The RNA shown here (c-di-GMP-I riboswitch aptamer) has 92 nucleotides and comes from Desulfonatronum sp. SC1. The coordinates come from a structure-prediction model, not an experiment, and the mean pLDDT is 83.

RNA sequence: GUCUGGCAAGGGCAAAGCACGCCGAAAGGCUGCGACGCAAAGCCACCGGCCUACAGUUCGGAUGUACGAAAUAGGGUAGCGGGGCCGCCGGA
Numbered sequence: 001g002u003c004u005g006g007c008a009a010g011g012g013c014a015a016a017g018c019a020c021g022c023c024g025a026a027a028g029g030c031u032g033c034g035a036c037g038c039a040a041a042g043c044c045a046c047c048g049g050c051c052u053a054c055a056g057u058u059c060g061g062a063u064g065u066a067c068g069a070a071a072u073a074g075g076g077u078a079g080c081g082g083g084g085c086c087g088c089c090g091g092a
Base pairs, nucleotide, nucleotide: 002092003091004090005089006088012038013037017033018032019031021030022029023028036079042085043084044083046082047081048080049077050076051075054074057070058069059068060067
């Protein structure tokens, strides 16, 4: 370095759900409990997917505003997949 396993040992993370508070327009995130799972479920939104639609854009609203609709990431997801970077223990 590559492959393989991690119930050999010592450890790590934490889905759904629940709770209080916080950030956010939302999606989502943070904290505690929890434990479905994870050998990278460590880190990075580069590619594809998915979620959201505040602002802006277009349309409707006679004009303009409130309002409604549509498409749309400058938002999110690393526990959707690919890719990149880094890494503990055992065995070959």